[in-house]
Molecule: transfer RNA
Organism: uncultured Bacilli bacterium
RNA sequence: GCUGAAAUAGCUCAGUUGGUAGAGCAACUCCCUCGUAAAGAGUAGGUCGUAGGUUCAAGUCCUAUUUUCAGCA
Numbered sequence: 001g002c003u004g005a006a007a008u009a010g011c012u013c014a015g016u017u018g019g020u021a022g023a024g025c026a027a028c029u030c031c032c033u034c035g036u037a038a039a040g041a042g043u044a045g046g047u048c049g050u051a052g053g054u055u056c057a058a059g060u061c062c063u064a065u066u067u068u069c070a071g072c073a
Stems, first nucleotide, its partner, number of pairs: 001072007010025004019056001027043004049065005
């Protein structure tokens, strides 16, 4: 230099044919206990890497760009 993949909650990851974003762990509250932990119930937490475009509607499609990884030279 070229090609491909990845970027979504604090962490690890889903998200189907474009239809309005979820799980587990962690955090917090409650419950239980003499007390702690575990178990159980619940709450909060997101400009979906960034910037544009298409569309009634974009995490998803298109373009550019940043970072990381892999391959080729």